[in-house]
RNA sequence: UGACGCGUAGCUCAGUUGGUAGAGCACCUGACUGUUAAUCAGGAAGUCAUCAGUUCGAAUCUGAUCGUGUCAG
Numbered sequence: 001u002g003a004c005g006c007g008u009a010g011c012u013c014a015g016u017u018g019g020u021a022g023a024g025c026a027c028c029u030g031a032c033u034g035u036u037a038a039u040c041a042g043g044a045a046g047u048c049a050u051c052a053g054u055u056c057g058a059a060u061c062u063g064a065u066c067g068u069g070u071c072a073g
Base pairs, nucleotide, nucleotide: 001072002071003070004069005068006067007066010025011024012023013022019056027043028042029041030040031039049065050064051063052062053061
């Protein structure tokens, strides 16, 4: 420098055809218990890497940029 892939909640990841973003773990509150743990119920947490474009509508399509991995030089 080029090719290909990845970037979504604190962490690990889903989201297949564009239609209003979810799970597990962790965290907070309550119940239960002599206390903790476990269990049960509820809750909070996301400009979907950034900027543009297309569209009535974009995590999803297109372009550029940034970061990262693999391969090639």